Predicted 3D model of a 74-nucleotide RNA (transfer RNA) from a Pseudomonadales bacterium.

RNA sequence: GCGUCUAUAGCUCAAUUGGUGAGAGCACCAAGCUUAUACCUUGGGGGUUCUAGGUUCGAGUCCUAGUAGACGCA
Numbered sequence: 001g002c003g004u005c006u007a008u009a010g011c012u013c014a015a016u017u018g019g020u021g022a023g024a025g026c027a028c029c030a031a032g033c034u035u036a037u038a039c040c041u042u043g044g045g046g047g048u049u050c051u052a053g054g055u056u057c058g059a060g061u062c063c064u065a066g067u068a069g070a071c072g073c074a
Base pairs, nucleotide, nucleotide: 001073002072003071004070005069006068007067010026011025012024013023019057028044029043030042031041032040050066051065052064053063054062
């Protein structure tokens, strides 16, 4: 330099051919339980879906450019 893939909650990930509330587990917070901690149960908070544009009635999903990372080729 060229090609492929990845980027969604603090972490690991899901989200069906673009379709109507952006979710799960772990973690965190609170309550219950306990002498207390842990375990367990219940509830709660947390998101500019990497950035900027575009297409569309509608974009996490499609298109373009960029950024970061992984792999391969040279």

It matches the Rfam family "tRNA". It is annotated as a transfer RNA.